[in-house]
Context: one part of a larger RNA
RNA sequence: UGUUGGUUGUCUGAGGGAAAGAUACGUUUAGUACGAGAGGAACGAUGUGUCGCAAUCUCUGGUGUACCGAUUGUCUGACAAGGCACUGUCGGGUAGCUACGUUGUAUUUGAUAAGAGCUGAAAGCAUCUAAGCUCGAAGCGAAUCCUGAAACGAGACAGCCAUUCCUGCAGAGAUGUAGGACGAGGACGCCGGAAGAAGACCGGUUUGAUAGGUCAGUAAUGUAAGACGGGAGUUUCUUACGACUGUUUAAGUUUUCUGAUACUAAUAGUCCGAG
Numbered sequence: 001u002g003u004u005g006g007u008u009g010u011c012u013g014a015g016g017g018a019a020a021g022a023u024a025c026g027u028u029u030a031g032u033a034c035g036a037g038a039g040g041a042a043c044g045a046u047g048u049g050u051c052g053c054a055a056u057c058u059c060u061g062g063u064g065u066a067c068c069g070a071u072u073g074u075c076u077g078a079c080a081a082g083g084c085a086c087u088g089u090c091g092g093g094u095a096g097c098u099a100c101g102u103u104g105u106a107u108u109u110g111a112u113a114a115g116a117g118c119u120g121a122a123a124g125c126a127u128c129u130a131a132g133c134u135c136g137a138a139g140c141g142a143a144u145c146c147u148g149a150a151a152c153g154a155g156a157c158a159g160c161c162a163u164u165c166c167u168g169c170a171g172a173g174a175u176g177u178a179g180g181a182c183g184a185g186g187a188c189g190c191c192g193g194a195a196g197a198a199g200a201c202c203g204g205u206u207u208g209a210u211a212g213g214u215c216a217g218u219a220a221u222g223u224a225a226g227a228c229g230g231g232a233g234u235u236u237c238u239u240a241c242g243a244c245u246g247u248u249u250a251a252g253u254u255u256u257c258u259g260a261u262a263c264u265a266a267u268a269g270u271c272c273g274a275g
Base pairs, nucleotide, nucleotide: 005161006160007159008158009157010156011155015147016146017145018144021051022050023049024048025047026046027045028044034039052105053104054103055102056101060099061098062097063096067092068091069090070089071088072085073084074083075082076081107143108142109141110140115135116134117133118132164181165180166179167178168177169176170175182275185272186271187270188269189205190204191203192202193201210265211264212263213261214260215259216258217257219254220253221252226248227247228246229245230244233241234240
């Protein structure tokens, strides 16, 4: 742009796509069928694994330059709190992302191929074929999953707004033309994320929990600073120093998660839009 008024939502499903799975072993069938014996199946049923594929993060692990702690050198006069040194190094670690984790990955059916047959003439027989009929594959079609009204036969259903009004000009009028009003809905703007390279997508915009903040919870780390004690020992013998340690203290710090709360910011507004 089209789909013959516009718009929002829900569908249908022509068509398209799909790893739509592949494979091994065990048990049973069964020491059965078969076979003199020796040996020794299968259809079916069931269980387990491997490979591939898809989804997912409850568990297990990885990462985790959010975060917490330990610690070395040096600097900020000392303490505290910090800067730099690959995140300085090391020990942990939420969310998220992940695999090494978890879950799923049945089968059925139709028409057939090669092939196997039935009935059966031409050709009194025979013959799967000439008429007719039955089977038969990891292949083909369908059931399954995804997508899919641009499927030009351009679909269906439902909601909403319209199918008008005013003014100027032209016209006898019908009407034409120009401007405006109304107007569902959309876009911009603004706050954002489950989305994301940009667009797009999804949510919110005070009739509000959308993001931030705050509070509470959860979770991580592992017991903060300060104070009061203990302390091997050192010592100028003292109202001094001292690694470490006890109590205050499951503390302190932090929280990509959850909930609550309008404190902050989503204000105000602009444009498009059928007729």
Large-subunit ribosomal RNA, domain VI from Candidatus Iainarchaeum sp., 275 nucleotides, folded computationally. Rfam family: Archaeal large subunit ribosomal RNA. Clan: LSU clan.